[in-house]
About this RNA
Predicted 3D model of a 266-nucleotide RNA (Bacterial large signal recognition particle RNA) from a Christensenellales bacterium. The prediction has a mean pLDDT of 76. Rfam family: Bacterial large signal recognition particle RNA. It is annotated as a non-coding RNA gene. The RNAcentral record of the sequence draws on ENA. A source record names the gene ffs.
RNA sequence: CUGUGCUAGGCGGGGAGCCAGCGGUGCCCUGUACCUACAAUCCGCUACAGUAGGGCUGACAUGCCGCCCGCGGUAUGUCUUGUGGAAGGCCGUUACCGUAUAAGUGGCGAUGAUACCAAGGUCUUGUGCAACGUUAUACCGUGAACCGUGUCAGGGCGGGGACGCAGCAGCACUAAGCGGAGCAUGACGUGUGCCACAAGGUAGCUUUGGAGGAGUUAACUGUCGGGAGAACGCUUCGGCUAGGCAUAUCAACGGCGGACGCACAG
Repeated sequence: CUGUGCUAGGCGGGGAGCCAGCGGUGCCCUGUACCUACAAUCCGCUACAGUAGGGCUGACAUGCCGCCCGCGGUAUGUCUUGUGGAAGGCCGUUACCGUAUAAGUGGCGAUGAUACCAAGGUCUUGUGCAACGUUAUACCGUGAACCGUGUCAGGGCGGGGACGCAGCAGCACUAAGCGGAGCAUGACGUGUGCCACAAGGUAGCUUUGGAGGAGUUAACUGUCGGGAGAACGCUUCGGCUAGGCAUAUCAACGGCGGACGCACAG
């Protein structure tokens, strides 16, 4: 130096979380690098840190060491966006209520404005009237087995007889009662009408008449000065989501370099 055969080793790694700790199953990031069984109210180990079994490769580097790079993750701080929570109110030219004004719009107005005069109504009281409601009387009808009236068939009683007596049913008329109908009369009542009269009242509203001759109103906008409340803006505090930056930390893949077992044979 070459060949052959073994063994070590390898046959993915990482992050967060869980855990006394280390791995695994599960989630996530890289990436393609054996198989079977176990496994999150977990499975298995003990600092050498998955366990049990099987297979491939095998001293080559895909393993080891050092350096570089940095997909991605985690923690802290800070800034931004979005989203809601709590508190404040003595801030606001937001929104709300209401006072005043009359600049604008609108309404009314020469078919006559505001204001003025007069007479009424509305208001109060009294006396009545009408209406309505209730009720009573009157009217009509019905209505008493006996304890209403009249007439009393039959029958009963008295009588020699003529006749007489009491009297049921029936019929008629009525009492108490019941029903009816709309006129009448009376009684009671009223958130009915303002109908009549009288007295009172004249602030507001309204009607009419007179006189007079141009404004008036405040519906909306605007302006002023108040009020309430916490819807909005504002202030403070503390959250959540998604990002940026900084620091720290873990870190895949990749790149560069280095070193490296035994046996036999030639």